[in-house]
RNA sequence: GAGGCAGUAGCGCAAACGGUAGUGCACCGGUCCCCAAAACCGGGGGUUGGGGGUUCGAGCCCCCCCUGCCUCG
Numbered sequence: 001g002a003g004g005c006a007g008u009a010g011c012g013c014a015a016a017c018g019g020u021a022g023u024g025c026a027c028c029g030g031u032c033c034c035c036a037a038a039a040c041c042g043g044g045g046g047u048u049g050g051g052g053g054u055u056c057g058a059g060c061c062c063c064c065c066c067u068g069c070c071u072c073g
Stems, first nucleotide, its partner, number of pairs: 001072007010025004019056001027043005049065005
């Protein structure tokens, strides 16, 4: 220098064809318990890596950039 994959909540990951952004763990509150843990119930938390474009509508499609990993030279 060229190509490929990945980036979504604190962490690990989902989200066929474009159509309400979710699950588990963690966190907070409650029930229970002498206390705690476990279990159960409830709750908060997201500019979907950044910017632009297409569209009635983008995590998803197009372009540029950033970061990480891999391959080729």
Transfer RNA from a Patescibacteria group bacterium, 73 nucleotides, folded computationally. The prediction has a mean pLDDT of 81. Taxonomically the source falls in Bacteria candidate phyla (Bacteria). Rfam family: tRNA. The family's RNA type in Rfam is transfer RNA.